Model confidence (mean pLDDT): 82 of 100. c-di-GMP-I-GGC riboswitch aptamer, 73 nucleotides, folded computationally. Rfam family: c-di-GMP-I-GGC riboswitch aptamer. For this family Rfam cites "Bioinformatic analysis of riboswitch structures uncovers variant classes with altered ligand specificity" (Weinberg et al., Proc Natl Acad Sci U S A, 2017). The sequence was found by an Rfam model in a public genome assembly.
RNA sequence: UAAGAUAAAGCCAAACCUGUCGAAAGGCAGGGACGGAAAGCGACGGGUCCAUAUGAUAGCCGAGCUGCCAUAA
Repeated sequence: UAAGAUAAAGCCAAACCUGUCGAAAGGCAGGGACGGAAAGCGACGGGUCCAUAUGAUAGCCGAGCUGCCAUAA
């Protein structure tokens, strides 16, 4: 630098349940695993959801920043 394998070290954790915060979408914590190679970070562009706006969504897509493993050059 390239491309992510039925490999490998660790990592995250959908639905659902419980508690909690919120008007809601949804967030957080515990349990739980459908999945993930950035399912790490951040709402910049588009989309979607909610709507009372300094709203939510990065596990919808694109772009950006950063990082693990192992392979090849």